[in-house]
This record gives sequence, structure tokens and C1' cells, in this order.
RNA sequence: GCCGGUGUAGCUCAAUUGGCAGAGCACCUGUCUUGUAAACAGGGGGUUAGGGGUUCAAGUCCCCUCACCGGCU
Repeated sequence: GCCGGUGUAGCUCAAUUGGCAGAGCACCUGUCUUGUAAACAGGGGGUUAGGGGUUCAAGUCCCCUCACCGGCU
């Protein structure tokens, strides 16, 4: 230099044919306990890497950029 893949909550990952952004763990509060943990109930947390385009509507499609991983030379 060329090709491919990945990027979504603090972490690991879903999201069907483009149609309300979710789960588990973690965190916070409460119940329970002498206390902690566990268990149970509830709650908060998102610029879907960044920018632009298409569309009534984009995590998803198209273009550019960035980061990481792999391959080729």
C1' cells in the first nucleotide's frame, strides 16, 4: 500500500425484511439479616465510534474518516 472483519449501557452481547434501542452481569434504593453476602422487589444509565447522504422512518442501506483485529504484498 491492497483486501476483509469488528465498533450498540460500566462490561459481555442481542436487535428478524429498514419500523417503540434491549438482555445478562455490574451499579443505586428498599425488604430480609446482629452485620455482610445471597435471595426478592424496584430504579438509574445510550451522540448505536465520528461526519455526511438516501428514506415518511437508519443500529441496519450508501460514501468519507477514526480505532482495533486478521490476511496479502
This is a predicted structure of a 73-nucleotide RNA (transfer RNA) from Actinomadura sp. NBRC 104425. Its Rfam family is "tRNA". The family's RNA type in Rfam is transfer RNA. Rfam describes the family as follows. Transfer RNA (tRNA) molecules are approximately 80 nucleotides in length. The prediction has a mean pLDDT of 81.